About this RNA:
This is a predicted structure of a 72-nucleotide RNA (transfer RNA) from a Patescibacteria group bacterium. The source organism's lineage runs through Bacteria and Bacteria candidate phyla. It matches the Rfam family "tRNA". Rfam links the family to the GO term triplet codon-amino acid adaptor activity.

RNA sequence: GCCGGUGUAGCUCAGUGGCAGAGCGACUGUUUCGUAAACAGUAGGUCGCGAGUUCGAUCCUCGCCUCCGGCU
Numbered sequence: 001g002c003c004g005g006u007g008u009a010g011c012u013c014a015g016u017g018g019c020a021g022a023g024c025g026a027c028u029g030u031u032u033c034g035u036a037a038a039c040a041g042u043a044g045g046u047c048g049c050g051a052g053u054u055c056g057a058u059c060c061u062c063g064c065c066u067c068c069g070g071c072u
Stems, first nucleotide, its partner, number of pairs: 001071005007065001010024004018055001026042005048064005
């Protein structure tokens, strides 16, 4: 340099055009002499950045960036 993949909550990842989710973690409550566990609840997101298509984009298209792999 060329090709492919990846980027979504603190972490690991779902989500194939119509309200952004799960598990774990955090916090609060119940329970306990206390802790853990269990149960109930709460908070936490410019969906990597920019542009385009569309009535509508996490999703489709283009450019850039990060990381992973392959080729040279």